[in-house]
Predicted 3D model of a 72-nucleotide RNA (transfer RNA) from a Nanobdellota archaeon. Its Rfam family is "tRNA". About the family: Transfer RNA (tRNA) molecules are approximately 80 nucleotides in length. The family's RNA type in Rfam is transfer RNA. The coordinates come from a structure-prediction model, not an experiment, and the mean pLDDT is 81. The RNAcentral record of the sequence draws on ENA and MGnify.

RNA sequence: GCGGAAGUGGCCAAGCGGCUAAGGCAAGAGGCUGCAACCCUCUGAUCCUGGGUUCAAGUCCCAGCUUCCGCU
Numbered sequence: 001g002c003g004g005a006a007g008u009g010g011c012c013a014a015g016c017g018g019c020u021a022a023g024g025c026a027a028g029a030g031g032c033u034g035c036a037a038c039c040c041u042c043u044g045a046u047c048c049u050g051g052g053u054u055c056a057a058g059u060c061c062c063a064g065c066u067u068c069c070g071c072u
Base pairs, nucleotide, nucleotide: 001071002070003069004068005067006066007065010025011024012023018055027043028042029041030040031039048064049063050062051061052060
């Protein structure tokens, strides 16, 4: 330099145009308890950035950024 893949709460991760953006771990608050642990309830998302298409974009298109893989 060329090609490909990925980027979604603190971490992992689903989601393939229309719902309240699932779930697990962690954290915080509350309940339970004599105190804890276990258990139960609740809380939390600029979907990498900027544009575009669309009535509607996490999802489609373009450009850029970062990471990983391959080729030279």